[in-house]
Molecule: Bacterial small signal recognition particle RNA
Organism: Blastococcus capsensis
RNA sequence: GACCCCUCGUGUGGCGUCACCCUGUGAACCUCCCCAGGGCCGGAAGGCAGCAAGGAUAAGCGGGCUCUGGCGGGUGCGCGGGGGGUCCCU
Numbered sequence: 001g002a003c004c005c006c007u008c009g010u011g012u013g014g015c016g017u018c019a020c021c022c023u024g025u026g027a028a029c030c031u032c033c034c035c036a037g038g039g040c041c042g043g044a045a046g047g048c049a050g051c052a053a054g055g056a057u058a059a060g061c062g063g064g065c066u067c068u069g070g071c072g073g074g075u076g077c078g079c080g081g082g083g084g085g086u087c088c089c090u
Stems, first nucleotide, its partner, number of pairs: 001087013015072005021064005031056003039048003
């Protein structure tokens, strides 16, 4: 000096996973909206509370994952530190 091996760090990519995000589902009782019927107040006009149905959403559960972030590896490539080996030169 060349090459190889081990190890640590680091950049970047890939893969996996989680979160974010999107989406589905999701409260009989318990959240919100809207409340037929019926109820209550009223002489009436009208008002009040409000079950069911309907709608929305939370936790939870499932699906997607282009982008973003976290984490992980007997992961690809690059760079650097440390250790070892082989060969060559002086």